[in-house]
RNA sequence: GCAGGCGUAGCUCAGUUGGUAGAGCAUCGGCUUCCCAAGCCUAAGACGAGGGUUCGAUUCCCUUCACCCGCU
Numbered sequence: 001g002c003a004g005g006c007g008u009a010g011c012u013c014a015g016u017u018g019g020u021a022g023a024g025c026a027u028c029g030g031c032u033u034c035c036c037a038a039g040c041c042u043a044a045g046a047c048g049a050g051g052g053u054u055c056g057a058u059u060c061c062c063u064u065c066a067c068c069c070g071c072u
Stems, first nucleotide, its partner, number of pairs: 001071002004068002007065001010025004019055001027043001029041003048064005
């Protein structure tokens, strides 16, 4: 330099032939308990960045950043 893959919550992962973004664990609060643990309920929290197309973009297009693998 070329080609491919990946980026979603604090962590591990779903989700999309464009139409309300989810789960588990963790965290806050509550119930229970003399206390702790466990259990139950509840809340907050995310689409790597910029631009384009569209009524509408996590999804499609372009650029860019980080990481992984291959070729030269």

Predicted 3D model of a 72-nucleotide RNA (transfer RNA) from Tamilnaduibacter salinus. Model confidence (mean pLDDT): 80 of 100. Its Rfam family is "tRNA". The family's RNA type in Rfam is transfer RNA. The RNAcentral record of the sequence draws on Rfam.